[in-house]
């Protein structure tokens, strides 16, 4: 790098470095010298994978451990299908909600 599954309205910050941009990408918004990002130590959250009890259905514990994660739902919308609604005689077509997808992210397999 590819792919497969399963999640993404909940939850959880302090100091120290550093010193201008940053939130994946595009448009909106937003954060941000009252120091963002981003790294490193502390502390948390959550419970994938492990790990106990339990045992065959998918419960319980937060615990040797391995990830993750702690600013806005993924921060909102983003190909495309459906649904209903409104505009027009019907249809294409526009528009507004919805639902599913896509697209990111993370866990755990697979190549």
């Nucleotide at each position: 790098g590819a792919u497969u599954u399963a999640u993404a309205a909940a939850g959880a910050a302090g100091a120290g470095g550093u010193g201008a941009g940053a939130g994946a990408c595009a448009g909106g918004c937003u954060c941000u010298a009252u120091g963002a990002u981003c790294c490193u130590c502390u502390g948390g959250c959550a419970a994938c994978c492990g790990c106990u009890u339990a045992g065959u259905u998918a419960a319980a514990g937060a615990c040797a451990g391995g990830u993750g994660c702690c600013a806005a739902u993924u921060c909102c919308u983003g190909a495309u299908u459906c649904u209903a609604g409104c505009a027009a005689u019907a249809a294409a077509u526009g528009u507004u909600a919805g639902a599913a997808g896509a697209a990111u992210a993370u866990a755990a397999g697979u190549u």